A computed fold for a 384-nucleotide RNA from a soil metagenome, annotated as Bacterial RNase P class A. The prediction has a mean pLDDT of 78. It matches the Rfam family "Bacterial RNase P class A". Rfam links the family to the GO terms dimeric ribonuclease P complex, tRNA processing and ribonuclease P activity.
RNA sequence: GAGCCGGCCGGGCGGCCGCGGCUCGCGCCCAUCAGGGCGCCGGUCGAGGAAAGUCCGGACUCCACAGGGCAGGGUGCUGGGUAACGCCCAGGCGGGGUGACCCGCGGAGAGCGCCACAGAAACAGACCGCCCGGCGGUCCGCGAGAGCGGCUCGCUGGGUAAGGGUGAAACGGCGAGGUAAGAGCUCACCAGCGUGCCGGGCGACCGGCGCGGCUCGGCAAGCCCCACCCGGAGCAAGGCCAAGCAGGGAGCGGGCGGCCCGUCCGAUGCUCCCGGGUCGGCCGCACGAGGGUCGCGGCAACGCGGCUCCCAGAGAGAUGGUCGCCACCCGCGUUCGCCCCCAGGGGCGGCGGGGGACAGGAUCCGGCUUACAGGCCGGCUCCU
Numbered sequence: 001g002a003g004c005c006g007g008c009c010g011g012g013c014g015g016c017c018g019c020g021g022c023u024c025g026c027g028c029c030c031a032u033c034a035g036g037g038c039g040c041c042g043g044u045c046g047a048g049g050a051a052a053g054u055c056c057g058g059a060c061u062c063c064a065c066a067g068g069g070c071a072g073g074g075u076g077c078u079g080g081g082u083a084a085c086g087c088c089c090a091g092g093c094g095g096g097g098u099g100a101c102c103c104g105c106g107g108a109g110a111g112c113g114c115c116a117c118a119g120a121a122a123c124a125g126a127c128c129g130c131c132c133g134g135c136g137g138u139c140c141g142c143g144a145g146a147g148c149g150g151c152u153c154g155c156u157g158g159g160u161a162a163g164g165g166u167g168a169a170a171c172g173g174c175g176a177g178g179u180a181a182g183a184g185c186u187c188a189c190c191a192g193c194g195u196g197c198c199g200g201g202c203g204a205c206c207g208g209c210g211c212g213g214c215u216c217g218g219c220a221a222g223c224c225c226c227a228c229c230c231g232g233a234g235c236a237a238g239g240c241c242a243a244g245c246a247g248g249g250a251g252c253g254g255g256c257g258g259c260c261c262g263u264c265c266g267a268u269g270c271u272c273c274c275g276g277g278u279c280g281g282c283c284g285c286a287c288g289a290g291g292g293u294c295g296c297g298g299c300a301a302c303g304c305g306g307c308u309c310c311c312a313g314a315g316a317g318a319u320g321g322u323c324g325c326c327a328c329c330c331g332c333g334u335u336c337g338c339c340c341c342c343a344g345g346g347g348c349g350g351c352g353g354g355g356g357a358c359a360g361g362a363u364c365c366g367g368c369u370u371a372c373a374g375g376c377c378g379g380c381u382c383c384u
Stems, first nucleotide, its partner, number of pairs: 001382009011326007019046005025040006048358001052369002055367005060234004072230005077091005092105005106225002111223002113219003127164002129160009139150004172190002175187003191215001193212008238283004247274006253265004290309008328355003332352003336349005
């Protein structure tokens, strides 16, 4: 000088004004009590690293539920952590990077499907080239002739995946044998695959020895196969109290009647009771898989134990404004000071000016992802 990885902060102090929860005291109002409401003055607490996106996983609540299977959804190397996870830690293999380090992960020897363009052919195929044959033409040679042989051209039947060419991807590589020409057709070595044994590892997997047939394309975020997991809805969950109106019941009233029972009437009124439940109120709802610190176990994620702290809770709505000082930043200004000096600028300081990211709980918790002015700390790599 250029990078890689991890952790952390995300303005500080003070004055004044203001907001929300709880609360001591005082005053006023309502209430038989219990208590409630309003106001004033104090005390105390009052957003985040992501409170966000609502993408996963749980706690909690209600509903459903013998057991098994199908369907549907999800996850996917191995071992561990955890309440659980698609998260985290450690490891394995593959790929990238000089390196610190980063990225990926079941199965394509079960089946179906797809593989743009180019190319003959994308899983079977002959475009050029190479080789063999048939027919025909021209020329040359031999021959008395019929004809035979050869060069070359055209048409045609076949062989060949070694070479050219296309492509992101083309049927292992190289050498020798072999052949009309070729080809794992055969052989040695190498790579790869499968398989047997031995050794190491809990395991993914690694190492060694041998054998086999020769070679096998890619995509599973297309269907699918295998293994494992999953009941549904969500704090507007759910529970308690309960005005008013409507409904049901009892009594009081009137007619029939001498009285009682009974029955009828009421468009009406009054009192009481009942269940469901609207407006509304309360709970759920803030002590929790909690924070800090120390010790122990573990490579780590994490676990166990001791001490200590209490930390928002709502209307869907509060946590802000301003001033001063300090800290930070600047492609700002400067007639100020010092230094360098290529004589026109540069550096440091002073003074003045300007600036403050992303974003805000609403049942709670564990993750992931995304956004972010400016800054701090630690470890490591490469070059000089």